[in-house]
This is a predicted structure of a 72-nucleotide RNA (transfer RNA) from a Candidatus Kerfeldbacteria bacterium. NCBI's taxonomy places the organism under Bacteria, Bacteria candidate phyla, Candidatus Kerfeldiibacteriota. Its Rfam family is "tRNA". Rfam classes the family as a transfer RNA. It was read from a public genome assembly.
RNA sequence: GGGCGUGUAGCUCAGCGGUAGAGCAAGUGUCUUAUACACACUGGGUCCUAGGUUCGAAUCCUAGCACGCCCA
Repeated sequence: GGGCGUGUAGCUCAGCGGUAGAGCAAGUGUCUUAUACACACUGGGUCCUAGGUUCGAAUCCUAGCACGCCCA
């Protein structure tokens, strides 16, 4: 330098044009002498950035950035 892949909650990841979700973690409550476990509930998001397409974009297109793999 070229090609491919990934980027979404604190972490690991789903979501494949029509209200952004799960598990774990965190907080609160019940339980317990207390902690833990268990159960229930709650909060938490500029969907990497900037444009474009569309009535509507996390999702499609373009460029860029970061990381990983391959080739040279």